[in-house]
Context: one part of a larger RNA
Parts: sequence; structure tokens; C1' cells
RNA sequence: GAUGAACGCUAGCGGCAGGCUUAACACAUGCAAGUCGAACGGUAACAUUUCUUGCUUGCAAGAAGAUGACGAGUGGCGCACGGGGGCGUAACGCGUAUACAAUUUACCCUUUACUGAAGAAUAGCCCAGAGAAAUUUGGAAUAAUACCCCAUAGCACAACGAUUUCGCAUGUUAUUGUUGUUAAAGAUUUAUCGGUAAGAGAUGGGUAUGCGUGAUAUUAGCUAGUUGGUAAGGUAACGGCUUACCAAGGCAACGAUAUCUAGGGGGUCUGAGAGGAUGAUCCCCCACACUGGUACUGAGACACGGACCAGACUCCUACGGGAGGCAGCAGUGAGGAAUAUUGGACAAUGGGCGAAAGCCUGAUCCAGCCAUGCCGCGUGAAGGAUGAAUGCCCUAUGGGUUGUAAACUUCUUUUAUAUAGGAAGAAACCUCUGGAUUUAUCCAGAGCUGACAUUACUAUAAGAAUAAGCAUCGGCUAACUCCGUGCCAGCAGCCGCGGUAAUACGGAGGAUGCAAGCGUUAUCC
Repeated sequence: GAUGAACGCUAGCGGCAGGCUUAACACAUGCAAGUCGAACGGUAACAUUUCUUGCUUGCAAGAAGAUGACGAGUGGCGCACGGGGGCGUAACGCGUAUACAAUUUACCCUUUACUGAAGAAUAGCCCAGAGAAAUUUGGAAUAAUACCCCAUAGCACAACGAUUUCGCAUGUUAUUGUUGUUAAAGAUUUAUCGGUAAGAGAUGGGUAUGCGUGAUAUUAGCUAGUUGGUAAGGUAACGGCUUACCAAGGCAACGAUAUCUAGGGGGUCUGAGAGGAUGAUCCCCCACACUGGUACUGAGACACGGACCAGACUCCUACGGGAGGCAGCAGUGAGGAAUAUUGGACAAUGGGCGAAAGCCUGAUCCAGCCAUGCCGCGUGAAGGAUGAAUGCCCUAUGGGUUGUAAACUUCUUUUAUAUAGGAAGAAACCUCUGGAUUUAUCCAGAGCUGACAUUACUAUAAGAAUAAGCAUCGGCUAACUCCGUGCCAGCAGCCGCGGUAAUACGGAGGAUGCAAGCGUUAUCC
């Protein structure tokens, strides 16, 4: 000098930031991922309309998917993002620089071509059951952008060929021949939105390599899928990635192997720098999601709020069987020196779905708590000597100090209090009007939308009114006397102080330093 700090004493305000460093310990409760009716069959609730019945004549009951909508269901997209903590990992994990002639990419932009015809089911609903529940069985019937058959198709894919460009090798580019294989889905307000195949782009991944990236030699030898080859399988893709066979290799004092520790980086602290220490908050990457394992779906996961199996733990049970996973946001217990609200809003930014209106969003934006830190402001200003009184000290009829300090006079009102006004953050989407134009679309104008917010800010009112402590005073080190104590009680970072005149202990007066803080402790330079 610094800190994600803690402890002691003290405490007026504001702005900005930060806030479980310990038990990746266990978790009550609520919320954190849905959305689309412009894909579908439909109609549980609500509303409208119509009809019927009853009458108290404007109410009650019933019916109708007819309409707005919509529970449950099929289907699509999303749930692989966003959010969390740092267990593991000394590794191509990370950083940096390259390579892929060994690769993939939903949604988005762009280009070309196509979108014909047929079918069988199934959920919901209905009927009948089982079970305490979780859940589940059978029957009948039904729809789709769900499933599936056929047709058509080449610049796609596969096999066999021909010519050709280029390259660092395997190879690769372009043109072309024959044969074979693979597509599609509709909705609608008629404006469009979709669907299929192929190319190109953008974006996000995957893989490989050079170099860099802890400690210990009181760890010296390690290795059988091990190292290489051939063949096959597998993958989006290369590869012992896996398998069979063959060879006997591969690594290592330039530190293999083993053990211990640890997420890495941008950065942060310190320092003139070189370095040293560190990796909270914010950003990028990695790995993890009760512990271990496995795959499924999908463009993408081996998936935090998905599935299955095993285990530990907790809970429900009618004892037959079931349910769960806060290292999401709050919150609880425990641990600890120690770390906050079971808050508001989607107004903004961003994300998901949707044609849109919109819905969802503990991301986010805000508010609450905490002097935890940084920064700023205030606790008054000017005048005022009879240097008042008290206190304290002394060489004591007196003097010194507290001290311009107070009283007193004049002034101000930051801040606090009260009252009134009161933003920016909001412009889009959307609606309406007008214009341009090629129907798309674009432009202009008006309207709509604020959690924060009884906000920020401004004005007015009255009044010095509402606001100072902490540590130290032997030397280092700025600041000294008196009393008490008497090697006691005690102090102490080091030297050391205290045994009767202690500037070092305790108190008082005074002084010094910093100041809404001040000291102590811990850690780093």
C1' cells in the first nucleotide's frame, strides 16, 4: 500500500459498487420453461348469440362448437440458451499460433427445382374394470403439418468407367457416360405463411498440431491395446476409437512413471521496473448437477428443474407398493470469526413460442438489509478579552493552561423536517391517417405503454436548529504533567517499563493523529 474481510468502541446523509472465502453439508414452502386454435380431433370451465321450458317479464333452468376463446389430448418449435457453484482435471484442459485435401451446423440470408396420388392406425372422448396412491388394463370409434405406400427427380448418394485442372503426400477440381437408390404437408381472413431436394453464405461447434502453462528425485525406471502395420467395424469426421491377425516396439535425468496440490485465461494487488503474490465481483473457455454408470430423443445432450439401472439418504403407505434431488431465486437447519428479502415488475434490454395481439421469463431491470469498500457532503460562519466562571498545573496575596473556546451580537440554511410541483429512462410493436411503390415493403404524422416512483430534481416555510468519535502521547513515532500503585496490579510490535517521587501500569487534565469513522487481528507485495 492492499482486502469479498472479521472483532472492539462509535455513528448524520447521499452516490456508486460489493455481500457463505467454511459443509460440492442436508433441505420445509413458493416461484425459476414454456408457447402455438393461422397444424388437428374436439368442448371441461368462462363469455356472447340463438333456441326451448318455467314464470315473478327480466330472471331461472336446459340445449346448440354457432362465435370469442380454451382445460385435458395428438402434433410442431423450444426445453443443449439463459442461471449456478468449482467436485474432478497438471490435461491439447486453458492461452496463443496454425491446419482440416479428415468434418458438421436447427432457426436466419440467398439461389435453383418441385409440392402428384393413395392408405392403415392412434391419443383424447365413450364403455367396462384394477389400485390406498402413484398409476394402469381391456373394448369400440376418430383427426392431423403424426405415421406410411406409390409416382416423379438431379447439380444429391452408391457402383463401374472416360477426359481434365491443381497440389506438400494420401489426393483433388471440372466435364461427362451407364446402372441403381432416396422427397414433400398443408393452413388460411386469398394477402401470405409453410413443406421437399440441392448449392452457397453467415453463425455455432468438432478434430489435429507447434510453443507456453505447479511441487517433490527422501518418486528411476514405466508400458500388452502398450508402439507400429494389414483388414474390418464404428463415427459428422481422422485415429488402437474398437475387434481379429502380424511385428516388437513406444516413453524416460531436456525428468518418464508415481505421489501431493490446483479449474485455466483476460485480469487483480504490490513494485520505479524486473519480479513476487493472487484468480472474489465482470468477460471468455473447461468440467460438474445427490454418488456411480448407461444410452434414448434430437441439428445439437450422453441432458441442473428428461429417461433407465445400481447405491446412500429423506418422505408417503391401506405393507401390496410408490415419491424425491435448491452447486437456479428467495428462504430453513447445520458448520463458522463471518456474509442479505420466503420483495416488485416484465416499463426497458435480451431470450422462447406465435402471422400477430400476446403469453412465459427469480435472465434482467428495480426496490429492501449491511459503514463491507471507494467517492462526496455536513455537524455552522463572521465578530467577540473583563482573556468570565468551572476544571487542571505551579516557585501559589499571584501566575499559566483550557481559550476566541464559551457567553453575547450579526448572518447563513447545505443537510434533516413539513408542504407543493415533478421528470428523463418511451421508442418501437400495434391501431388510425396520409404518401411513395410492384400486390410485397418503406416513409411521415397522431394515438397507446413506467415496476422503480410518496423517486431524482425544483420551489416555499421556520430555526443553529437534526448530527463526533476513536486511537495514541519512553525511543522507533507527531504529542506531558499531576494523582494512585509499589517487580504488585498491570503494559508490550521491538528495545523494554513496574521493587515509594513511573512522561512506559490505572485515572485525571492537557496534547497529537485520523475522522463517520478509528483502532486491533489475519493475509499478500
Small-subunit ribosomal RNA, 5' domain from an uncultured prokaryote, 525 nucleotides, folded computationally.
Its Rfam family is "Bacterial small subunit ribosomal RNA".
RNAcentral holds the full RNA, with entries from ENA.